[in-house]
Context: one part of a larger RNA
RNA sequence: UUGGGCAUAAAGCGUACGCAGGCGGGACUUUAAGUCGAAUGUUAAAUCCAACGGCCUAACCGUUGUUCGCAUUCGAAACUGAAGUUCUAGAGAUCAGGAGAGGAAAGCGGAACUCACAGUGUAGCGGUGAAAUGCGUAGAUAUUGUGAGGAACACCAGUUGCGAAGGCGGCUUUCUGGACUGAAUCUGACGCUCAAGUACGAAAGCGUGGGGAGCAAACGGGAUUAGAUACCCCGGUAGUCCACGCCGUAAACGGUGUUCACUAGGUGUAGGAGGUAUCGACCCCUUCUGUGCCACAGAUAAUUCGUUAAGUGAACCGCCUGGGAAGUACGACCGCAAGGUUAAAACUC
Numbered sequence: 001u002u003g004g005g006c007a008u009a010a011a012g013c014g015u016a017c018g019c020a021g022g023c024g025g026g027a028c029u030u031u032a033a034g035u036c037g038a039a040u041g042u043u044a045a046a047u048c049c050a051a052c053g054g055c056c057u058a059a060c061c062g063u064u065g066u067u068c069g070c071a072u073u074c075g076a077a078a079c080u081g082a083a084g085u086u087c088u089a090g091a092g093a094u095c096a097g098g099a100g101a102g103g104a105a106a107g108c109g110g111a112a113c114u115c116a117c118a119g120u121g122u123a124g125c126g127g128u129g130a131a132a133u134g135c136g137u138a139g140a141u142a143u144u145g146u147g148a149g150g151a152a153c154a155c156c157a158g159u160u161g162c163g164a165a166g167g168c169g170g171c172u173u174u175c176u177g178g179a180c181u182g183a184a185u186c187u188g189a190c191g192c193u194c195a196a197g198u199a200c201g202a203a204a205g206c207g208u209g210g211g212g213a214g215c216a217a218a219c220g221g222g223a224u225u226a227g228a229u230a231c232c233c234c235g236g237u238a239g240u241c242c243a244c245g246c247c248g249u250a251a252a253c254g255g256u257g258u259u260c261a262c263u264a265g266g267u268g269u270a271g272g273a274g275g276u277a278u279c280g281a282c283c284c285c286u287u288c289u290g291u292g293c294c295a296c297a298g299a300u301a302a303u304u305c306g307u308u309a310a311g312u313g314a315a316c317c318g319c320c321u322g323g324g325a326a327g328u329a330c331g332a333c334c335g336c337a338a339g340g341u342u343a344a345a346a347c348u349c
Stems, first nucleotide, its partner, number of pairs: 004320003007303002012317001014200004021193003025087007033080002035076008049065006090190001091187003094183004102176007109153001113149008124135002161168002205246006214240002219235004257316006265294011298305002322349003331342004
């Protein structure tokens, strides 16, 4: 429990698609379900409500009256609905362009690193606040050559770009999604949102099989310390990587749901288009889409937001209702498990 809210106080589902549902552009005609008007019937009495009256008043009692609702009939046609015809401003298609770390697969490359082998070479190396553990005369560190391996892609790099979100960054090829700009050729409201449902969904984790250079939970050792189950150091296994299958969660954040319309500007930047200018390129102006900063009105408890709104309105969905107990118990569903989703109460302040 509503005529209130959800950036930070409780509160926007992680994201998208989406059936039902809700809502829905302009014109004309018809209909009459909603809507509006009238009439009739009914709505027992008592009660309730209003006015007047009677007991001194009140309670109590009496008289009169109103009302809602339902049904039937007649009517109105602005709005909503329904049916039909039509339109192009929404939406989509078509054509022509340029941009992009968007996705998937295959192949290739160089730097660095580690290891192996070989050469040179000799006593240290490494590490720290200082050390020690550790490595090294069985020749390390350093340096040169050759080979192998795995992972990640310096510079370019930019509050740059792309993607619904998660996310995406060496190069080439193949396949493939979306957005943007211009034209205005076509369809003719085909739209918006969305409970269910479905798909995607970082990292960690799980299963099977590979792979394993570096890094590194756990673990071992050395330090530090009163202690040191840590911070520092030496090692080091899962894991990190690949394929397939699960998991389904994050401060999944812009802590801001999606869509549409409207409401001063200034200044960067990315991708287009048009104009101007010029021999041409720059420059300059206009415009569309994205991405930043500043700021008017307005908003806000303030911080701040401010055409990328947290302003002004509309449609639809989700969510909130004192703190703790608790995102827990129980039940149900999902999962191999870990656990996830849904989700209380007693009690207490």
Source information
RNAcentral holds the full RNA, with entries from SILVA. A computed fold for a 349-nucleotide part of an RNA from a metagenome, annotated as small-subunit ribosomal RNA, central domain. Rfam family: Bacterial small subunit ribosomal RNA.